[in-house]
Molecule: transfer RNA
Organism: Blochmannia endosymbiont of Camponotus (Colobopsis) obliquus
RNA sequence: GCGUUCUUAGCUCAGUUGGUAGAGUGCUAUCCUGACUUGAUAGAGGUCGAUGGUUCAAAUCCAUCAGGACGCA
Numbered sequence: 001g002c003g004u005u006c007u008u009a010g011c012u013c014a015g016u017u018g019g020u021a022g023a024g025u026g027c028u029a030u031c032c033u034g035a036c037u038u039g040a041u042a043g044a045g046g047u048c049g050a051u052g053g054u055u056c057a058a059a060u061c062c063a064u065c066a067g068g069a070c071g072c073a
Base pairs, nucleotide, nucleotide: 001072002071003070004069005068006067007066010025011024012023013022019056027043028042029041030040031039049065050064051063052062053061
């Protein structure tokens, strides 16, 4: 330099044909318990890497850029 691929909650990851963004774990509160590291219920937490474009509508499609991984040279 060229090609492929990844970037979504604090962490690990889903999101399959474009239609209101989720799980596990962690965190907070309450309940349970003699007590708690167990268990139950509820809740908070995301401008979906950035910018622009297409569309009535984009995490999803397109372009560029940034970062990571792999391959070729």